The RNA shown here (transfer RNA) has 73 nucleotides and comes from a Minisyncoccia bacterium. The same sequence occurs in records of 2 taxa.
This record gives sequence, C1' cells and structure tokens, in this order.
RNA sequence: GCGCUGGUAGCUCAGCGGUUAGAGCACCGUCCUUAUAAGACGGGGGUCGCUGGUUCGAAUCCAGCCCAGCGCA
Repeated sequence: GCGCUGGUAGCUCAGCGGUUAGAGCACCGUCCUUAUAAGACGGGGGUCGCUGGUUCGAAUCCAGCCCAGCGCA
C1' cells in the first nucleotide's frame, strides 16, 4: 500500500429502511436478612466511530476518513 471483518450503555453483545434503540452483567434505590451474599421489585445511563450522500424516513444502504483485529504484498 491492497483486501476482509468489526466500531451501538461502564463491560460483553443483539438490532438484515418505519412503532420509543434493547438484553445480560455492572451501578443506584427499596424489600428480604442480625449483617453480607443470593433473591424480588424499580430506576439512571446512548446524540449508534466521524463527515457527507441516497430516501418521505438511516444504527441499518452508499462514499470518504479515523481506530482495532486478521490476511496478502
């Protein structure tokens, strides 16, 4: 330099154009317990890597760029 895969919550990941962007774990609160853990219930937290484009509508499709991993040279 070229190609492929990925980038979404603190972490691991879902979400193959339309309803409000979700799950598990973590965190906070309440209950339970002598207390802790476990368990039950509830809650907060995201401008979906960046910038443009297509579309009535984009996390999703297209282009460029950035970052990470793998391969080729």